[in-house]
Context: one part of a larger RNA
Molecule: large-subunit ribosomal RNA, domain I
Organism: Haloferacaceae archaeon YAN
RNA sequence: CUGGUGAAUAGCUCGGCUUGAGAGCUGAAGACGGACGUGCCAAGCUGCGAAAAGCCUGAGGAAGCCGCAUGGAGGCGAAGAACUCAGGAUCUCCAAAUGGGAAUCCCUCUAACAAUUGCCACGCGCAAUAGGGAACGUCGGGAACUGAAACAUCUUAGUACCGAUAGGAAAAGAACGCAACAGCGAUAUCGUUAGUAACGGCGAGUAAACGCGACACAGUCCAAACCGAAGCCCCUCGGGGCAAUGUGGUGUCCGGACUGACUUUCAUCGAGCGAACUGGAAACUGAAGUCUCUUGGAAUAGAGCGUGAAACAGGGUGACAACCCCGUAAGUUUUCGUAGUACCUCGUGCGUCAGCUCCAGAGUAGCGGGGGUCGGAUAUCCCUCGUGAAUGCAUCUGGCAUCCCCAGAUAAGACUAAACACUCCUCAAGACCGAUAGUGAACAAGUAGCGUGAGCGAACGCUGAAAAGCACUCCAAGACGGACCGUGCAAUAGAGCUUGAAAUCAGUCGGCG
Numbered sequence: 001c002u003g004g005u006g007a008a009u010a011g012c013u014c015g016g017c018u019u020g021a022g023a024g025c026u027g028a029a030g031a032c033g034g035a036c037g038u039g040c041c042a043a044g045c046u047g048c049g050a051a052a053a054g055c056c057u058g059a060g061g062a063a064g065c066c067g068c069a070u071g072g073a074g075g076c077g078a079a080g081a082a083c084u085c086a087g088g089a090u091c092u093c094c095a096a097a098u099g100g101g102a103a104u105c106c107c108u109c110u111a112a113c114a115a116u117u118g119c120c121a122c123g124c125g126c127a128a129u130a131g132g133g134a135a136c137g138u139c140g141g142g143a144a145c146u147g148a149a150a151c152a153u154c155u156u157a158g159u160a161c162c163g164a165u166a167g168g169a170a171a172a173g174a175a176c177g178c179a180a181c182a183g184c185g186a187u188a189u190c191g192u193u194a195g196u197a198a199c200g201g202c203g204a205g206u207a208a209a210c211g212c213g214a215c216a217c218a219g220u221c222c223a224a225a226c227c228g229a230a231g232c233c234c235c236u237c238g239g240g241g242c243a244a245u246g247u248g249g250u251g252u253c254c255g256g257a258c259u260g261a262c263u264u265u266c267a268u269c270g271a272g273c274g275a276a277c278u279g280g281a282a283a284c285u286g287a288a289g290u291c292u293c294u295u296g297g298a299a300u301a302g303a304g305c306g307u308g309a310a311a312c313a314g315g316g317u318g319a320c321a322a323c324c325c326c327g328u329a330a331g332u333u334u335u336c337g338u339a340g341u342a343c344c345u346c347g348u349g350c351g352u353c354a355g356c357u358c359c360a361g362a363g364u365a366g367c368g369g370g371g372g373u374c375g376g377a378u379a380u381c382c383c384u385c386g387u388g389a390a391u392g393c394a395u396c397u398g399g400c401a402u403c404c405c406c407a408g409a410u411a412a413g414a415c416u417a418a419a420c421a422c423u424c425c426u427c428a429a430g431a432c433c434g435a436u437a438g439u440g441a442a443c444a445a446g447u448a449g450c451g452u453g454a455g456c457g458a459a460c461g462c463u464g465a466a467a468a469g470c471a472c473u474c475c476a477a478g479a480c481g482g483a484c485c486g487u488g489c490a491a492u493a494g495a496g497c498u499u500g501a502a503a504u505c506a507g508u509c510g511g512c513g
Stems, first nucleotide, its partner, number of pairs: 001507004010498001011462002015433002017430006023423002025132002033094003036049003040072002044068002055088006064076003099107003108112001115129005136167001137165005147154001151201001177184002189214004198206002219415003222361001226249002230247001231242004255359003258355005269347004279336007289305001290321001291304004306323002308312001314326003366387007394410005449456002469497001473483003
C1' cells in the first nucleotide's frame, strides 16, 4: 500500500425514563391468572374457544381484504367486505373453584350453592360472603444494622416487615374546640409560623401548635321528654311476618317538649321532574404551486415567477416541502361525564314572647396504682386494675394544684360531598437516554439458560427509493465458496447486508535499507 477479521464511531429509532393532566375497581351471571386447543399448509407471538385469527345486530367506513408474516394454493368484497365503536351470542379444562377426589385429570349417581350467613312458604326456594388488584388508605402487631465516635435510657422508628380490611380515593369532620379581655367559628391538604416553644444519659438528637396566607366549602340525623299503633317488610294477592322490651309522629344547643299568646310559610328534611359550560372518546369538515430552467437515479436542492395563513406543531413522500399526502388552527355531529347534581314543583314548617313543669347519652366525667406513646414539660393521648360524681341555679375546658370571678363549650350516639394520596391504565410534553445507554427486557424477555427449591437471569436493532434479493452459463464433491452476466446511482449496498476506527492476520514484480 492492497485486502481480511473485528466491531468502535457517526447518523437513525416501532423502546424506555421523568413530569403533568385524565381516568380509576373487579368476581358464584364464575373473575385475576393459567393449561389445552383453534389457521389449507402453522413451530412461536397475537386473537379466539369445539359456533374456536372467529358468529349476529346497529352506527361509522371505504375499495380493497384473508393478524405479526412480503410465500404457494384457494377464497371474500358495491347484495358494501376489511377496519373502528357500541350491544348481543358462543365461551373446553384448571383456578375463590363450590357434588367427592386430584391442579389443568378422574369418580359417584341423591347430578349436587361445598362452607358460612340472612329471609323462608322449610323446596338451597330467594339472596349474601369468599377470590383478584401496581401504588396509595385505615386498623392491629412490630425489628435490627446504624448514630450516640464504646454502650444500656435514647436514636434508627412506629421505619422495614407481617397480618386484617376498604375505596376510587381512604381517613377526618360540624367543638364538652381555639384564643385571650380582642376575637375566631366542622374537617383534610399546601405555604409559613419553625428547626421556634417543648422533650432529651438536657448527650446524640427529637420536635409541635395557635395565628397568618392559600385550596375547597355544607351541613345534618338520632336517643330522650310529649303522643301511643296512626307504622314497617314479604307476597304466589289467598295471606304471612315484625312491633307496647315501642313500629310511627314530634325533636336535637339559635336547646327542645309541655302550657298560653302572636306572626306567616325564603331554613331543614322528604318526594317528583331534571339540565348546561369547560372536559373525555369516536368520527367528520378543513386554505394555498406539484409552474419554468439547471444538477441529479430521484427535487423537497440552486435560480426565476406565484399562493394560503384563526393553519410556518409534527410526520411521510426516491436529498432540506406552510402550499404533494396525512395532519395542524378553527369548527361540527354523536356519545360519555359533570349528575340523579344545580334550577324548578309539591309536601313539611321557619320565627317571636312568656311560664320554669319535664327531657337532654354512667361504671361515664373525675381521682389513685402500673404501663405504652407523645414536643406535651406536674400541663399529650391511650391501655389496664381500683375507686367513682353532678343533672342546666348543672357540667367540662382555659398547659402546676386549689378557690372565686371571667371567657369558651355541652362529652359519654350517628352520618356527611368538595379541596389533598397513588399510578396497573390513557393522553400530552421534555435544556431526559439513544442499543455496554435508556426498564432486566427496542429483537422469541421474565424468553433462552441455571438451581431440588425459594429464586437467579442474559445476549441479539439498521440491504435498497423500490426486491429490482443476482435468470442463464462456468469452476467445484457441492444446497460451501467463487467467476462471468444481469439489476441498481451505488453490490467495497449481496442477506448479522448504512458508516466500518483500533488491536490483529495475510499478501505485495512498489519505495528505502